[in-house]
This is a predicted complex of two RNAs, RNase P RNA and transfer RNA, with 445 nucleotides together. It holds a member of the Rfam family "Bacterial RNase P class A". Its family is annotated with dimeric ribonuclease P complex, ribonuclease P activity and tRNA processing in the Gene Ontology. From the family's description: Ribonuclease P (RNase P) is a ubiquitous endoribonuclease, found in archaea, bacteria and eukarya as well as chloroplasts and mitochondria. By type it is a ribozyme.
RNA sequence: UGGGACGGCCGGGGGGCCGCCUUCCUUCCCGUACGGGAGGGGGGGAGGAACUUCCGGACUCCAGAGGACGCGGUGCCCGUCGAAAGGCGGGACGCGGGGGACGCAAGGCUCCCGCGAUGGAAAGUGCCACAGAGAACAUACCGCCCCGGCGCGAGCCGGGGUAAGGGUGAAAAGGCGAGGUAAGGGCUCACCGCUCCGGGGGCGACCCCGGGGGCUAGGCAAACCCCGUCGGGAGCAAGGCAUAGGGCGGGCAGGCGCGGUCCGCGCCCCGGCGUAGGCCGGGAUCCGUCCGGUGGCUGCACGAGAGAAAUGGUCCCCGCCCGGCGCGAGCCGGGGCACAGAAUCCGGGGUAUAGGCCGUCCCAGACG
RNA sequence: GGUGCGGUACCCAAGUGGCCUAAGGGGACAGUCUGCAAAACUGUUAUUCGCCGGUUCAAAUCCGGCCCGCACCUCCA
Numbered sequence: 001u002g003g004g005a006c007g008g009c010c011g012g013g014g015g016g017c018c019g020c021c022u023u024c025c026u027u028c029c030c031g032u033a034c035g036g037g038a039g040g041g042g043g044g045g046a047g048g049a050a051c052u053u054c055c056g057g058a059c060u061c062c063a064g065a066g067g068a069c070g071c072g073g074u075g076c077c078c079g080u081c082g083a084a085a086g087g088c089g090g091g092a093c094g095c096g097g098g099g100g101a102c103g104c105a106a107g108g109c110u111c112c113c114g115c116g117a118u119g120g121a122a123a124g125u126g127c128c129a130c131a132g133a134g135a136a137c138a139u140a141c142c143g144c145c146c147c148g149g150c151g152c153g154a155g156c157c158g159g160g161g162u163a164a165g166g167g168u169g170a171a172a173a174g175g176c177g178a179g180g181u182a183a184g185g186g187c188u189c190a191c192c193g194c195u196c197c198g199g200g201g202g203c204g205a206c207c208c209c210g211g212g213g214g215c216u217a218g219g220c221a222a223a224c225c226c227c228g229u230c231g232g233g234a235g236c237a238a239g240g241c242a243u244a245g246g247g248c249g250g251g252c253a254g255g256c257g258c259g260g261u262c263c264g265c266g267c268c269c270c271g272g273c274g275u276a277g278g279c280c281g282g283g284a285u286c287c288g289u290c291c292g293g294u295g296g297c298u299g300c301a302c303g304a305g306a307g308a309a310a311u312g313g314u315c316c317c318c319g320c321c322c323g324g325c326g327c328g329a330g331c332c333g334g335g336g337c338a339c340a341g342a343a344u345c346c347g348g349g350g351u352a353u354a355g356g357c358c359g360u361c362c363c364a365g366a367c368g
Numbered sequence: 369g370g371u372g373c374g375g376u377a378c379c380c381a382a383g384u385g386g387c388c389u390a391a392g393g394g395g396a397c398a399g400u401c402u403g404c405a406a407a408a409c410u411g412u413u414a415u416u417c418g419c420c421g422g423u424u425c426a427a428a429u430c431c432g433g434c435c436c437g438c439a440c441c442u443c444c445a
Stems, first nucleotide, its partner, number of pairs: 001364010012318007020045011047339001051350002054348005059235004071231005076091006092118001093116008102107001119226002124224002126220003141166002143162008174192002177189003193215001194213008239280003248271003254268005283302001285301001287299002290296002319337004323332003369441007378394003386425001395413006418434005
C1' cells in the first nucleotide's frame, strides 16, 4: 500500500422559496352564549432498523378458593446484568481439524483452533426404507474348520461348529494384542471402552482413584413420552368517561295541553342502558441532590402524537459513488445518494442496508 | 394496527419421516382410430414440494429464519 475476518459507530451537511401534521400565543369577523370562521407569530415533527410480528413485558378488560389433570414454552453448570425474555463472562462435556510425546495395536494423554437447540435411549411405546444371509428376540451368503458318504483325483453331497476374514449398509451386536482352539469365539488374560459399587475432589456441570460385573446396554426424544422448570385468557380494533337523537322503564309530586272538575293520556320531567359525534387511554428514560440499603422525594434534561394518518416539493452550494474525457492536477454542468418510513408504549431476537470512520487480528506485495 | 391459516405441475388437489423417481382429476401436446373431425384409448407433462439453513442414515413432511397470499377483529341498541 492492497485485500480479508471480527467488534463498535455514523448513515449525507448548509441555505432560499412554497407547502403539510401538531401545540402554544395573538388579531379581526360572526354569534346572547357554548362556539365557529379568516389570518399572523413562536415551539416540536421518523429509524437503526420505525421492517418482521419471533419472544418477553407494562397497561386494560374478562375469568379465577386451593389442588390435580391437560395444553403450550423451555432445557449442560456457575457467576453477572435485567421486570421478564434475553445478553455477557467463565467452566464442563461431546464432535471436527491440527501439533506433540506414549503404545505392537486398539487407543487414551496433553496443547491450540473451530462448532454444538448439550436433561433422560438400563421408565415405557414406536421407527430404522433400499441394499444385505442377518437391523435389536440378531444373523451362516461367500469363506474357515470337523465328521460321514461318494469319487483314482481335483472335488461333490449331507450333518454340524464358527461372527476371525470377505461382502451389504448410515449403522453388523464392544475394540485391540496375546494365550488357547479342529477352526473360532470374553472362552481366558492385559490394556482401552461401557456400567455398578466404594472412596476422594469440585458451589456445580463433572472429574480422579480402587474394586466388581460381564460384554448385557446400537441410533433417533427438532418421534410420542418421562423428568425438572415456567406460563390464567384476550389484546389499544384492549378499554374507560360523559352522552344529541331514538328506544326502554317510572310516576302524575310539579308545569303545560286534552274548553270547567275527577280519572286517564300526551309532552316537559325523573331513571338507568347506551349509538353517532366528542374526550381520555397516564414516561419500566438520562444526570444530579437528599434519605443507611431496597426504594423513594425533589431538581434538571430529553420528549413526533395524527386517528385512515403530516414529516413533502423545488432550487443553489458542499460531500460521496458511477460513467466519460485527460499523461496528470483535474474537467463535465451526464446519471445517482443504500435499506426503509412511526400509529398504545417499552426491552430483546431475526432480517435488509449504498457509502464511510475507528479498533484488534490475519494474508500478500514494496521499501527500510 | 392486531390475530389466525395457507403456499405441492398450466389449473384443482392427495400425501405429515423411507415403498415419493410425489396419488388422482382437468387442461395442453403427441400417437392410435376416421375420408376429416368429435368421442374413446395409449403415452408425455414436478432435476428444485415458495426460498435459505439445521436435526436425522434419510425431510414435501420435523425445527428456525426470510418471501408471498388469504381470512377474521373497530361489538351493539